[in-house]
RNA sequence: AGAGUUUGAUUACGGCUCAGAACGAACGCUGGCAGCGUGGAUUAGGCAUGCAAGUCGAACGAGAAUCCUGGUGGUAGCAAUACUAUCGGGAGGAGAGUGGCGGAAGGGUGCGUAACGCGUGGGUAAUUUGCCGUCAAGUUGAGGAUAACCAGUCGAAAGGCUGGCUAAUACUGAAUGUGAUCGUACCGCUCCUGCGGUACUAUUCAAAGGCGGGGAUCCGCAAGGACCUGUCGCUUGAUGAGAAACCCGCGUCUUAUCAGCUAGUUGAUGAGGUAACGGCUCACCAAGGCUAUGACGGGUAGCUGGUCUGAGAGGAUGGUCAGCCACACUGGGACUGAGACACUGCCCAGACUCCUACGGGAGGCUGCAGUCGAGGAUCAUUUGCAAUGAGCGAAAGCUUGACAGUGCGACGCUGCGUGGAGGAUGAAGGCCUUCGGGUUGUAAACUCCUGUCUUUCGGGAACAAUAGCGGAACGACUAACAGCCGUUCCGUAUGAUGGUACCGGAGGAGGAAGUCACGGCUAACUCUGUGCCAGCAGCCGCGGUGAUACAGAGGUGGCAAGCGUUGUUCGGAUUUACUGGGCGUAAAGGAUACGUAGGUGGUCCUGUGUGUCGGAUGUGAAAGCUCACUGCUCAACGGUGAAAGUGCAUUCGAAACUGCGGGACUAGAGUUCAGGAGAGGAGAGCGGAAUUCUUGGUGUAGCGGUGAAAUGCGUAGAUAUCAAGAAGAACACCGGUGGCGAAGGCGGCUCUCUAGACUGUAACUGACACUGAGGUAUGAAAGUUGGGGGAGCAAACAGGAUUGGAUACCCUGGUAGUCCCAACUGUAAACGGUGUACACUUGGUGUGGGAGGAAUUGACCCCUCCUGUGCCGUAGCUAACGCGUUAAGUGUACCGCCUGGGGAGUACGGUCGCAAGAUUAAAACUCAAAUAAAUUGACGGGGGCCCGCACAAGCGGAGGAGCAUGUGGCUUAAUUCGAUGCAACGCGAAGAACCUUACCAGGACUUGACAUGCAGCUGCACGUCCCGUGAAAGCGGGAUUCCUUCGAGGGUGCUGCACAGGUGCUGCAUGGCUGUCGUCAGUUCGUGCCGUGAGGUGUUGGGUUAAGUCCCGCAACGAACGCAACCCUUGUGAUUAGUUGCCACCGCCGGUGAUAAACCGGCGAGCACUCUAGUCAGACUGCCCAUUUAAUGUGGGAGGAAGGUGGGGAUGAUGUCAAGUCAGUAUGGCCUUUAUGUCCUGGGCUGCACACGUGCUACAAUGGUCGGUACAAUGGGUCGCGAUACCGCGAGGUGGAGCAAAUCCCCAAAAACCGGCCCCAGUUCAGAUUGAAGUCUGCAACUCGACUUCAUGAAGUUGGAUUCGCUAGUAAUGGCGCAUCAGCUACGGCGCCGUGAAUACGUUCCCGGGCCUUGUACACACCGCCCGUCACAUCAUGAGAGCCGUCUGCACCAGAUGUCGCUGUACCAACCCGCAAGGGAGGAA
Repeated sequence: AGAGUUUGAUUACGGCUCAGAACGAACGCUGGCAGCGUGGAUUAGGCAUGCAAGUCGAACGAGAAUCCUGGUGGUAGCAAUACUAUCGGGAGGAGAGUGGCGGAAGGGUGCGUAACGCGUGGGUAAUUUGCCGUCAAGUUGAGGAUAACCAGUCGAAAGGCUGGCUAAUACUGAAUGUGAUCGUACCGCUCCUGCGGUACUAUUCAAAGGCGGGGAUCCGCAAGGACCUGUCGCUUGAUGAGAAACCCGCGUCUUAUCAGCUAGUUGAUGAGGUAACGGCUCACCAAGGCUAUGACGGGUAGCUGGUCUGAGAGGAUGGUCAGCCACACUGGGACUGAGACACUGCCCAGACUCCUACGGGAGGCUGCAGUCGAGGAUCAUUUGCAAUGAGCGAAAGCUUGACAGUGCGACGCUGCGUGGAGGAUGAAGGCCUUCGGGUUGUAAACUCCUGUCUUUCGGGAACAAUAGCGGAACGACUAACAGCCGUUCCGUAUGAUGGUACCGGAGGAGGAAGUCACGGCUAACUCUGUGCCAGCAGCCGCGGUGAUACAGAGGUGGCAAGCGUUGUUCGGAUUUACUGGGCGUAAAGGAUACGUAGGUGGUCCUGUGUGUCGGAUGUGAAAGCUCACUGCUCAACGGUGAAAGUGCAUUCGAAACUGCGGGACUAGAGUUCAGGAGAGGAGAGCGGAAUUCUUGGUGUAGCGGUGAAAUGCGUAGAUAUCAAGAAGAACACCGGUGGCGAAGGCGGCUCUCUAGACUGUAACUGACACUGAGGUAUGAAAGUUGGGGGAGCAAACAGGAUUGGAUACCCUGGUAGUCCCAACUGUAAACGGUGUACACUUGGUGUGGGAGGAAUUGACCCCUCCUGUGCCGUAGCUAACGCGUUAAGUGUACCGCCUGGGGAGUACGGUCGCAAGAUUAAAACUCAAAUAAAUUGACGGGGGCCCGCACAAGCGGAGGAGCAUGUGGCUUAAUUCGAUGCAACGCGAAGAACCUUACCAGGACUUGACAUGCAGCUGCACGUCCCGUGAAAGCGGGAUUCCUUCGAGGGUGCUGCACAGGUGCUGCAUGGCUGUCGUCAGUUCGUGCCGUGAGGUGUUGGGUUAAGUCCCGCAACGAACGCAACCCUUGUGAUUAGUUGCCACCGCCGGUGAUAAACCGGCGAGCACUCUAGUCAGACUGCCCAUUUAAUGUGGGAGGAAGGUGGGGAUGAUGUCAAGUCAGUAUGGCCUUUAUGUCCUGGGCUGCACACGUGCUACAAUGGUCGGUACAAUGGGUCGCGAUACCGCGAGGUGGAGCAAAUCCCCAAAAACCGGCCCCAGUUCAGAUUGAAGUCUGCAACUCGACUUCAUGAAGUUGGAUUCGCUAGUAAUGGCGCAUCAGCUACGGCGCCGUGAAUACGUUCCCGGGCCUUGUACACACCGCCCGUCACAUCAUGAGAGCCGUCUGCACCAGAUGUCGCUGUACCAACCCGCAAGGGAGGAA
C1' cells in the first nucleotide's frame, strides 16, 4: 500500500467480497512447563447450607462453669486426712441485659434514569458536619425511674402480659454564662438580596464521669476519701481538614410517519417547611411559561477516566481497575442518627417460599462459596487474618468471604522446551515416474555431545517490625527523683501461602507437536477415487470420465502449545467526503416566480473589543498511553520521574480582519425624464376563407373509401354544380433556430385598460443588496362539479376489413370531451434532461431591438457601444460524448437534491382533494450486479454502391410410370458400422454368392491367427504321408525323417512367465487428411501518428478493375499471406529428330484394266506433308482514334492463328462450423484377457404395408424397324489381350497366329447419311414381370451372379404444388475406353471423341456474397435478447372475518358491574345404560 468481481474487450460510475488489528468470547481438532492477568456478558430468575458487623467490664448492675478459702453436719478411717451436703468470703469471667461507638463504611449489581444523572468549569453574601487537628472557657449541685433478675401467667411456636427489687458516662430539673444567639445603634467593606466589627441592655442555652500515681495538710480506727497531679472522657464556642447538600454556564443517542405542550402550570404577595435557596407546600392575585437552535411524545441507554481501531480527523465501545450515580424480593412510608428515607434496621401492602397444634408466625445471596433453571457460554460449598486496610477498645486484643493466598479453565499476554554437531549405500518404506529416475532427505539409522523443563534426592528464603512487654538514657507536665507522654538504644514474640520460590547432586535424548491451507485473490502440486452424483464455497465460482477447486494419499506452504471456524467492532470505504465526494447523459436541480425567518454582503473614517491572536495563573484525580531510568535471570508484569492531556475558567494585553455603535460616500440597487420594438396579459367589438347543415334550382346513377375491398350514402334523386340562409370552431399566405413572457404559454383585425424588458441622457435616494427552509401566487393536456354551447374532430362504443386470432394498426359511423362562464385538480420527457445572483477569462460569423461615429440624395453599406437570440471554435474542463463570455471554464454567496439494483415513488400513518388522485414516505425479502460513454463485431421486414446461371431471357430435366441404386422406417437371431440442411442419401464401397465381414446361430482354441524377450524340458522336431471322428475347424493316433567346425550353436516343438490381440468406447482428449463459406477478395504486421483506454489510422475517400487490380488524394510510410503471374494442357508458326509413324516426288514388282490412263497392294528410296516429342517464337493495351481535368482505365479499329486474365486445369489467405473421420493408418485415456481375442460351418448385410434422394428406360413419327454406306479419340493387354479360320440363331465354344506392344490384339464406333416398311394405335411405341431352354465364371450361382434365345407383354400417351443444371465447342444428344474385378448387380464413377444449339432487355424483386454508413438493451452474437398472464412448490412482507397476550389512555361500577357459596326451573356434543324412544352422570346461561 491494495486486490477480486458487471464487458467480446475498454474507460468511468457503483455496490458486494477479501487480505489487517482487536475480544470478559463460544465451537472443532490437539495439548509439555512456568510467570502475570482474567473468568455468569443470558433470567435485577428462584434459592438448600455455612460464613460475610461487631466491639468496649478502664460507663453500669447482676453474674454461670471452674478454682481457692472459712464455719457447721454427714460418711470412711484409730487419727492425720479424703469425699460429700449446706451457709459464707475471694478469684474467675461464660451467656444475657442497660449504656457508648460502629452498623450510612467496606462488598455486590446496572433494574431504572435522556436527567444538573454524568463530565468539565464556577457559585453558596442560601448551607450542615460525629470521629480527627489547633485555640479559648468550663466540668457545680440534686432527683425520680427502668431493663437484667425474682414471682405469677398466656401461646404449638414466634413472642408477650402483670406484680416486685436495682445501677450507670441511661434519663430529668436547678446554678453559672467565657461564649453562642435574638434585638437596637454605630463604623468599615461589598458581586443586588448582604458580610465583618464594636457598644448596649436584654431573650434563650451547658456538662459525666472512668482509670492511674502521690509527698506535705485535713477527715477517718482502718480501708479510703478530701487535696495535688497525669490521662481518657463530657460541655459551650472559634477555627482547620476531610465529608455532605443546593444552584449555574457548556457538553452528553435516535425518531417530525411525535408539532404544538403546560392549571402548581409561569410569576407576584403572604405564610408554612428545610441544615439551607426555591411552587418545596398552601391561601389569594395576575395570565403567563416552553417550542423548528426541536418543546411535548415514542424508542434505546447507567455516565466518565479510559478501551479497540484509524496516518489523522473520526468511528465503535464503557468488562476487569478508578471516580460519580442508581438499586437492594416488588411498591410505599417514616423513625433513629452528625450522616439513611438505611443490602444482611423498623412499619404497611403485594407476589413467592417455608413452619404450624390451622389459632398464627418466619424469610429476602444484585456479599463469599454453592444449587436449580434458562443458555452457545463463564470456576472451589478452599486456607488465613501473617501482611495492607476498616470497626471497637486506654491497651492486650477481638471481628473482618474487605483483603492476602491457593485451586480450576490454553480465556488472554509473555517466556522456555520438545535436543545439538557430524552423518550418503543418498538405506528401507511411502509417493510420483517419460521406467532412466526423482522426491520424502541429513531426514532416519549410526557416532560424539549437552542437560533447560519433567522425574528423584538434599539444602532452603524474602514478605516481620516503627506494635506490645522488660531494661537503660534523654526531654516535657508536675511541688515531686511517683506517674504519664514523647524520642533513641538493647533484649524478646508472631508466616496462611510453604518445605513453596531459589540453589545443589543424580539419571538419561530418555517423558513432551499439532493444526489449517495448497484454482485466483493468497505463500504452497501431484496421483488415485467420484462423474452436475457425493460434495465444496469469503467473492469470483468448481463437479456432466483425464477435477492442482469434491474425498483420500504423498508432497509442499503458513502458524505453533496452539491452529482453524463462527460472532462482533474499527479499518481498507475519499462508500456520508470537516480534513475529503457529487447532481447535462451514470443516483441526484425543486414546474415557475414573489417573499418571511435564517445565511451572506460595496467604499472611507471613528469607537468598542463579540469572534480572533498572544502572555500569565488555576484546574484538567490516580491508574492507563508515550519517554527516561529502574526491580523480578529476560519478557509479560511492577516501581520512580517526566511529558502529554489539543479542554474549561480567571486575568493582562493586541486591534489587521469579522461583529456591534456612530459618521460619511456612490461604482451595487432603485426612482424620475425622453424614445422606439414586441403572438406579454385582460375585456369588448368586427372580418373573410373553409367545413357541415337547411331551403330552392340544374342534373342522373352512382358516390364514398382502400394495398384491395366492404360496412355506409343514393332512383324517397345522392355525389357533382349554382344561389340563399344558419351555426360553431380555428385564424392560410406574411412566418423566420424571428419576437414577447418567470414558467406554463402567446399568432386574423380594431378599440379600451394594464405589466415588464431595452436604449439614451442627466438629476435624485444612499447599501435600500443576493439567496431563500416554511409560506403565498401562477401552473400544458387530460380529468371533476354546475350552467351554456356543439360546425369539424374524436377516447368509449357499433359495424366493415386484415389476421391463426385482431378487444389494434386501415375504413364507415359515433358519445363524452374539445369551445364559453364560475369553481376544483396541481401534475408532465413542466427538458437546455443544465437552480438563482454577481465577477473574471483568446476569437470568428449570422440574426432581433436601440444608440453613436464617419460619409452621404439616403434611415443603405461600413465602424463602435449596449441588450437579446443562434452557429463554429482557443485555453480550460469532462469517464467519454461534449461544453466552451448564453460554460458543463475560474471563483464567491445561498437554496434544493443524491448515496448499489429490485421491492417502490409502493404499504401504513398524516395533510390536501367531490372524486380521480396528489404530497410526505419506509421495511421485510431478494440479487452481485444494475448503470453511463465510447470500441470491435454480428444483426436489421435501415440506407448507399457492387458482384454471382442469383433473378430475368432461353434450352433440357426432376417431381407422375417401371426398373436400378442409396437412405429412413418396419421386420429380424442378425438385417454390422459410420455419413444427417445447403456441405448425409449411385456417400466410405474403384465390385457383399464363400472370402471380404466388422453382424447372428452353432462348433472349437487359450502365450494364442501375428511380434519380441527370458527360463526350463526333451528330443529331432518341422514338414510329408496314412487312419479314426467331425459340417469344417479342431481333437486323437500311427509312420517317416535334420545340419554341424562336436564347444554346443542354428532351426523347430512343448511347458511357463513377460506379453500379444480388440473394426470395443471417446472425432467433445488428439495428429493427419477432408468438406464448407469460396477462387469470395479479403486477412494482417513493423515503425510512426491519434486516443486515458479498448482501439483507430494504414485497409477510409474520388475513379477504375475479375481482383485490397491499378491511379490520384490523404498522418501515414513500408511490408507479409491472399489476387495476378510463374506450372500443365489446348489453339499458330519455326526448328531439331524420323521408328514401330508418314508416302508427296522418284524407282521397281504384282493385281484389275484395254499390257493405255487410272486404281489397289508390296518393296526400295526418302522425311516433303501428317503425326510423334523436344527446343524456341508469339499477345505486351505494343500501335491508331475517341473518351476520362489528369492518371489508371474504358470503347472502337488495324495487324494477327489467337486481343485485352485467348479456352481449360492444378493452385483454396486469416478464419468459421467443438463440421466429418478413433471403421484407412497413427495416437492419449478408459474397458476386455479360456474373451469384447482367434479359427470354422451356415446364415445375414440383398429381408418389405411404406416414405424420400440420385439415376436409367420410356411414353414415340426430329420416331421405331430392316437393309446398305462413312468418319474418331482416350485407353488396356502375359495367371493377359487374343487375330485369320471353323461350330452355334445367340450368349458362346474349338483353336491358337501375333504382341511385354506408335509394330499385334481389344476394335464393331454410334448417332449421322441413303433406301424400304410402319401411319398415331397402348401401336411394328414401351419394355417391367413371368415361364421354358441355355452360356460363362467360380470349390459352390437355393437364399443371392451376369449374359443369351424363344415365349409372355405390366405401368406409362410428357407428369400438381414445387424444384434442378447450363452462357459456347457450353447445354442437349450419340457412342467408345478404363479402374475395381474369378464373375457380376455399372443404368454408378473417372475419362475420350462425334453431332452441336437458343438466350441474356436489365438489376425492381428471391438467394448468397463484398465495401462504406446508421441504430442496437445482441456478443452462445436475431435460431439473439426479452415482457406479462397462467400452473405447481417455497420464502418474506402488507391486508384479513376474527382470536390471544402485554403496555397505555378514556368512561363507568363503592353492598356491586368485585369475590365466594347455594339453588339452578332454558339447554347440552363427547362418557354410561338402552334395539329405539329415552334415562343417568356431568356441564352450564
Model confidence (mean pLDDT): 82 of 100.
Predicted 3D model of a 1485-nucleotide RNA (small-subunit ribosomal RNA) from a metagenome.
Its Rfam family is "Bacterial small subunit ribosomal RNA".